Source information:
RNAcentral holds the sequence, with entries from ENA. This is a predicted structure of a 72-nucleotide RNA (transfer RNA) from an Anaerolineae bacterium. Rfam family: tRNA. It is annotated as a transfer RNA.
[in-house]
RNA sequence: GCAGGACUAGUUCAAUCGGCAGAACAGCCGUCUUGUACACGGUAGAUGAAGGUUCAAAUCCUUCGUCCUGCU
Numbered sequence: 001g002c003a004g005g006a007c008u009a010g011u012u013c014a015a016u017c018g019g020c021a022g023a024a025c026a027g028c029c030g031u032c033u034u035g036u037a038c039a040c041g042g043u044a045g046a047u048g049a050a051g052g053u054u055c056a057a058a059u060c061c062u063u064c065g066u067c068c069u070g071c072u
Stems, first nucleotide, its partner, number of pairs: 001071007010025004019055001027043005048064005
């Protein structure tokens, strides 16, 4: 330099043909306990960045960024 892949919550992962962004663990609050833990109930939190297409984009297209793999 070229090609391919990945990027979603603090972490690990879902999201079917483009149609309400979810789960588990972790966090916070509460119940329970003399207290902690466990258990139970509740709650907050995310689509790598910028554009484009579309009534509608995590999903399709373009450029850029980070990481991984291969070729030279």